[in-house]
Molecule: SAM riboswitch aptamer (S box leader)
Organism: Candidatus Magasanikiibacteriota
Formats: sequence, structure tokens, C1' cells
RNA sequence: UAUUUAUCAAGAAGAGACGAGGGAAUUGGCCCGUUGACUCUCUACCAACCUAACUUCGGUUAAGGUGGUAAUUCCAAACCCAUUAGGGGAAAGAUAUGUC
Repeated sequence: UAUUUAUCAAGAAGAGACGAGGGAAUUGGCCCGUUGACUCUCUACCAACCUAACUUCGGUUAAGGUGGUAAUUCCAAACCCAUUAGGGGAAAGAUAUGUC
């Protein structure tokens, strides 16, 4: 980099550094941000994909490798149903896992 499978409505923040943008990308909304966002570091926490122990084989526990800690993946685009609100499934993306 390509690809398999699974999940994406739940959960979980403080401190320090920096200083203007940020919420993947396009468009349109909406929102966060000098009361310091985003990013980075430390600590803490959440979850349980891989992992380990146990198991009555249903799971339970732990937390070593990842991941995450505003808003459903912030919402909507092209398709289907309903057409007032809305619902479903894709695409794209993210994470884990296996393969090349």
C1' cells in the first nucleotide's frame, strides 16, 4: 500500500506546553475555540478487538499490544420506503484483526 472479517446510539478528563484555527475530504448546515480550541507531553480514566488466567464452554476476571476520552462517524448529500417528521441500506472514513 492492497485486501478479509467485525464494530461504529453506550462509555470515559485533569494538569502543563503552544498560540488560531478546529470538527477526515467536497458542498451545505450546525457546533467547538484567546474563559486558550486543535496539536503535543504527563497522569488518570473508558472499552475489551488481539492477549493471559479460569471456566459449568454460556462466559468471568485481568489489562500486556492497540484504540478511545464534545456533539450518532456532529448532521445531510447519490439509492429505497414513507413523504410531515422520519426510517433503512450503501459509499467514504475510523478502529481492531488476519493475509499479501